The part of an RNA shown here (large-subunit ribosomal RNA, domain VI) has 254 nucleotides and comes from candidate division WS6 bacterium OLB21.
Context: one part of a larger RNA
RNA sequence: CGUUAGAGUCUUGAGGGAAUUGACUUUCAGUACGAGAGGAUCAAGGUGAGGUAACCUCUGGUGAACCAGUUGUCCUACCAAGGGCACCGCUGGGUAGCUACGUUGCUAUUUGGAUAAACGCUGAAAGCAUAUAAGCGUGAAGCCAGGCCCAAGAUGAGGACUCUUUUAAGUCCCCCUGUAGAUAACAGGGUAUAUAGACUCCAGGUGUAAGCACAGUAAUGUGUGUAGCCGAGGAGAAACUAAUUGGACGUCAG
Numbered sequence: 001c002g003u004u005a006g007a008g009u010c011u012u013g014a015g016g017g018a019a020u021u022g023a024c025u026u027u028c029a030g031u032a033c034g035a036g037a038g039g040a041u042c043a044a045g046g047u048g049a050g051g052u053a054a055c056c057u058c059u060g061g062u063g064a065a066c067c068a069g070u071u072g073u074c075c076u077a078c079c080a081a082g083g084g085c086a087c088c089g090c091u092g093g094g095u096a097g098c099u100a101c102g103u104u105g106c107u108a109u110u111u112g113g114a115u116a117a118a119c120g121c122u123g124a125a126a127g128c129a130u131a132u133a134a135g136c137g138u139g140a141a142g143c144c145a146g147g148c149c150c151a152a153g154a155u156g157a158g159g160a161c162u163c164u165u166u167u168a169a170g171u172c173c174c175c176c177u178g179u180a181g182a183u184a185a186c187a188g189g190g191u192a193u194a195u196a197g198a199c200u201c202c203a204g205g206u207g208u209a210a211g212c213a214c215a216g217u218a219a220u221g222u223g224u225g226u227a228g229c230c231g232a233g234g235a236g237a238a239a240c241u242a243a244u245u246g247g248a249c250g251u252c253a254g
Base pairs, nucleotide, nucleotide: 001153005164006163007162008161009160010159011158015150016149017148021049023047024046025045026044027043033038050107051106052105053104054103055102059100060099061098062097066093067092068091069090070089071086072085073084074083075082076081111145112144113143118138119137120136121135170249171248172247173246174190175189176188177187178186195242196241197240199236200235201234202233204230205229206228211224212223213222214221215220
């Protein structure tokens, strides 16, 4: 821009895509078969491999703004306590999120249709025979569907419901955000408000803060005290802070 009034929500599926891999093992059964050696089809289970998807309960990784320990140096006048810099100074851990080495599912459910090779029924030409000439079947991981994903620019532009008959319905700018994300976009919210932050509690992390007291000459230890501190998690309560005020598009042609 189109889809021929505009808009919101939900859809149909023409068509397209992905996937559809493979092994071992148990029973059937040491059966059928075979002189023996050997040794099944079919059918019913089990365990992995490969591939793929989702997820973070578990096991791990990461987690530069969480906690602790610690070295050198500078600063806060000094002690103590802290802060800066040194690869995040180094080291030990680690929430959320992300993630595989982790977990779960699918492949690995049944099925339908038309077939290939192959195997048949009926059956003449050709009194027989013949699966074929007319006719009718069985039959594959393959083909077409069914299952998953995309999909009306499918210009053949589909359908349903609802809203608005016009500074309309609706949308955008702007702002608070995240289930989204490089940016757009998408999704939620914008005071008629719980959208984010702050707050309270909890989970979780670190590992017992500072101060004071006590013991010790001191280093240090012990008590107060599962302490203090804490980014992303959960719940709750609540407008305290920030989503202010506003603006634009949308009408028209035939």

The organism belongs to Candidatus Dojkabacteria, within Bacteria.